Model confidence (mean pLDDT): 84 of 100. A computed fold for a 107-nucleotide RNA from Saliterribacillus persicus, annotated as SAM riboswitch aptamer (S box leader). Taxonomically the source falls in Saliterribacillus (Bacteria, Bacillati, Caryophanales, Bacillaceae).
RNA sequence: CUCUUAUCGAGAGAGGUGGAGGGACUGGCCCGAUGAUACCCGGCAACCAUUAAGCUUUAGCUUAAAAGGUGCUAAUUCCUGCAGGAUAAUAUCCUGAAAGAUGAGGG
Numbered sequence: 001c002u003c004u005u006a007u008c009g010a011g012a013g014a015g016g017u018g019g020a021g022g023g024a025c026u027g028g029c030c031c032g033a034u035g036a037u038a039c040c041c042g043g044c045a046a047c048c049a050u051u052a053a054g055c056u057u058u059a060g061c062u063u064a065a066a067a068g069g070u071g072c073u074a075a076u077u078c079c080u081g082c083a084g085g086a087u088a089a090u091a092u093c094c095u096g097a098a099a100g101a102u103g104a105g106g107g
Base pairs, nucleotide, nucleotide: 001107002106003105004104005103006102007101008100013041015040016039017038021031022030023029025081027079028078042073043072044071047069048068050065051064052063053062054061055060077099082096083095084094085093086092087091
C1' cells in the first nucleotide's frame, strides 16, 4: 500500500508541557490566546489475546472476570458529497451505497 471481515446514535479531566492551528478530503458548519492540534499523565471501552463456567463438539458459540496488545477520549464517523424514497415546498426526514476510522486475519 492492498484484500477479507466486524463495528462506528453509548462512554471518557475545571491536570502538566507547549505554543497556532485544527475537525481525513469537497462544500458547509464548528472548535481554538477564557489557549486548540500534538506529547505526557489521567480516564473510557472491551476488537484481539488471557482466565473461569456452560453448551456443542475438536473447532466454535454464550456468559462472567481481568486489563496484556491495540483503540478512543468536542459535536452521530459533526453534517454532507452517489442512488432511492416520504412529507412537502427547496427545506426537513428515512434507507442503502461510497469514502473514512478502528480491530482481527491475509498478500
Its Rfam family is "SAM riboswitch aptamer (S box leader)". Rfam's curators write: The SAM riboswitch is found upstream of a number of genes which code for proteins involved in methionine or cysteine biosynthesis in Gram-positive bacteria.